[in-house]
RNA sequence: ACCUUAUCACGAGUGGCAGAGGGAAGGGCCCGAUGAAGCCACGGCAGCCCGCGAAAGCGAAGGUGCCAAAUCCCACAGAGGACGCACACCUCGCCCCUUUCAAAGAAGGGACGAAGUCCCCUGGCAGAUAAGGA
Numbered sequence: 001a002c003c004u005u006a007u008c009a010c011g012a013g014u015g016g017c018a019g020a021g022g023g024a025a026g027g028g029c030c031c032g033a034u035g036a037a038g039c040c041a042c043g044g045c046a047g048c049c050c051g052c053g054a055a056a057g058c059g060a061a062g063g064u065g066c067c068a069a070a071u072c073c074c075a076c077a078g079a080g081g082a083c084g085c086a087c088a089c090c091u092c093g094c095c096c097c098u099u100u101c102a103a104a105g106a107a108g109g110g111a112c113g114a115a116g117u118c119c120c121c122u123g124g125c126a127g128a129u130a131a132g133g134a
Stems, first nucleotide, its partner, number of pairs: 002133007013042005021031003026074003043067003047064003050059003071126001076123003080119004091114003095110006
């Protein structure tokens, strides 16, 4: 590195060294000289294994893991709801009504549908962690 399964809205940081990045990746949005990554020391959390227990649960000694934000959010598909909101600006189609008009047309309004935007839910993808496997 690969496969399977389970979980992912809980929880938990200080100091020293260091000195500009970091949050996986694309978009967004954040964190960061009031000090990022990384390393060290000490501390903490309790997800999985583990120990105790009939269970609920407890523990943190041991193996791992973790200690900004829901896996920080979204992305793909579907169900539901709302709406001219959104957008630099402008929805579109069809039907109906009113006004104007000789007519075509124009302006305004309404119903339905589509697309779009937003909200919410479900599933999926990707990722992380553990246990097991090969």
A computed fold for a 134-nucleotide RNA, annotated as SAM riboswitch aptamer (S box leader). The sequence was found by an Rfam model in a public genome assembly. Rfam family: SAM riboswitch aptamer (S box leader). From the family's description: The SAM riboswitch is found upstream of a number of genes which code for proteins involved in methionine or cysteine biosynthesis in Gram-positive bacteria.